RNA sequence: UAGGUACAUCAGACAAUAGCUUGUUUAACAAGAGGAAAGUCUGGGCUGCAGUGAAGUAUGGUUCCAUCUAACGGAUGGCUAGAGAGAUCUAAGGGACAGUGCAACAGAAAGUAAACCGCCUUUUUAGGUAAGGGUGAAAGGGUAGGGUAAGAGCCUACCAGCAUUUAGAGCAAUCUUUAUGGCUAUGUAAACCCAACCAGCAGCAAGAAGAACGUGGUAAUAAACUUCACACUUAUUGUUCUUCGCAGGAUUGUUAAAGUGAUUUAACAACUAGAUAAAUUAUUGUCUAAUACAAAACCCGGCUUAUAGAUGUACCUAAAAA
Repeated sequence: UAGGUACAUCAGACAAUAGCUUGUUUAACAAGAGGAAAGUCUGGGCUGCAGUGAAGUAUGGUUCCAUCUAACGGAUGGCUAGAGAGAUCUAAGGGACAGUGCAACAGAAAGUAAACCGCCUUUUUAGGUAAGGGUGAAAGGGUAGGGUAAGAGCCUACCAGCAUUUAGAGCAAUCUUUAUGGCUAUGUAAACCCAACCAGCAGCAAGAAGAACGUGGUAAUAAACUUCACACUUAUUGUUCUUCGCAGGAUUGUUAAAGUGAUUUAACAACUAGAUAAAUUAUUGUCUAAUACAAAACCCGGCUUAUAGAUGUACCUAAAAA
């Protein structure tokens, strides 16, 4: 200098004039739509209900290890496998010796699995064989040697897998390592299934209060199912309007300490939208890279998707110079 990888910030600023909403100390002052507000995928806060407790089933979800968190299917850091030259990225990462299913075609044969060609024998009607060839994604571990009628882990050496085992590192997943054994018949669970763990239902149009009008029941409804024990009769019902729920929060910022990190603890400081037929704007001027995707409706934590432009940090590769 060029190309790449990962992470992060901004997403307009200032001034004037006019206008809208909320709050307050009410002439006036302060604040006012995002990094995803989106999708509705997900975890909860909150509200109400199921009579309470226990066990089981159904249904649904998760799945390597440790840590963080209110919690999670999330995050952080590792392990293993794969991709990449590398920085890095991806994983729907338990179980195939519980069972079932599937693996087309080709091939002789694809799991209580085999003998087409070939080789050897000679009882040539036949017997032995699985080293060589062929088919296939996959064919009774691989290479070499001995042995044999011809061959084969039949035997030996080395290697791979599996089972048992020694030592070391690590909280662990796991990694390295020692010894024995000839044990060696595939894959697939994002197929059914099995194992372990978790989960009550509905949702702010939840729900609470008030006012007005109407009805008044012998009725209906009440949140998965079964069993056992206890307990015992309860609540609700239609329409319209108003108020609350409705913003001080598992909140934000700075500093210090602990930690690899996510994060935790402490001190100090701050108040940053609450509309309800739907407020958060318009014009002008200056600066500027300044606009793409796009608009709160109970709230918060994540995930996923869309996206113009500018900037910063660290790392990888190539070339050149010192």